The RNA shown here (SAM riboswitch aptamer (S box leader)) has 86 nucleotides and comes from Planococcaceae bacterium Storch 2/2-2.
The prediction has a mean pLDDT of 84.
Its Rfam family is "SAM riboswitch aptamer (S box leader)". Gene Ontology term of the family: regulation of gene expression.

RNA sequence: UUCUUAUGAAGAGUCGUGGAAGGAUCAGGCCUUAUGAAGCGACAGCAACCGGCGAAGCACGGUGCUACACCCUGGAUGAAUAAGGA
Numbered sequence: 001u002u003c004u005u006a007u008g009a010a011g012a013g014u015c016g017u018g019g020a021a022g023g024a025u026c027a028g029g030c031c032u033u034a035u036g037a038a039g040c041g042a043c044a045g046c047a048a049c050c051g052g053c054g055a056a057g058c059a060c061g062g063u064g065c066u067a068c069a070c071c072c073u074g075g076a077u078g079a080a081u082a083a084g085g086a
Base pairs, nucleotide, nucleotide: 001086002085003084004083005082006081007080013043014042015041016040017039021032022031023030025075026074027073028072029071044066045065046064048063049062050061051060052058053057070078
């Protein structure tokens, strides 16, 4: 990079840095944001998949995640994450 399978109304945030946008894309809505967006770092937390131990469960290892239903509706050979294959 690509293919397959599964998942998504549950859950969990502060500080520092940064300095204007962000909630994937297009259209329409709604919302967050100078009382500081994205990004980056630290610490803390959550527990979806795999591993481990196991009676329940545990956050110990590998990923992942921590505004809003993948924020909502519609569109498309959509995206994301996990596990497995090439």